[in-house]
């Protein structure tokens, strides 16, 4: 330098172009004589930017980070 891949919630992971969801964590409450277990409920995300599209996490571009390969 070239090529390819990843990028979603504090973590770890899903999401046929049509309401962003899960577990886990943390907060608040039930239970309990406390505590842990258990239940409810809340709070919280699509890496930036731009195009297409009625509609974008998804499909195109460029762009950042990490990663593998080549040289």
């Nucleotide at each position: 330098g070239c090529a390819g891949g990843u990028g979603u919630a504090g973590u770890u992971c899903a999401a046929c172009g049509g309401c962003a969801g899960a577990a886990u964590g943390c907060c608040a409450g039930a239970c309990u004589u406390c505590c842990a277990a258990u239940c409810u409920g809340a709070c919280g995300a699509u890496g930036a930017g731009g195009g297409u599209u009625c509609g974008a996490u998804u499909c195109c571009c460029u762009u950042c980070a990490c990663c593998u390969g080549c040289u």
RNAcentral holds the sequence, with entries from Ensembl Metazoa and Rfam. This is a predicted structure of a 71-nucleotide RNA (transfer RNA) from Acanthaster planci. The coordinates come from a structure-prediction model, not an experiment, and the mean pLDDT is 83. It matches the Rfam family "tRNA".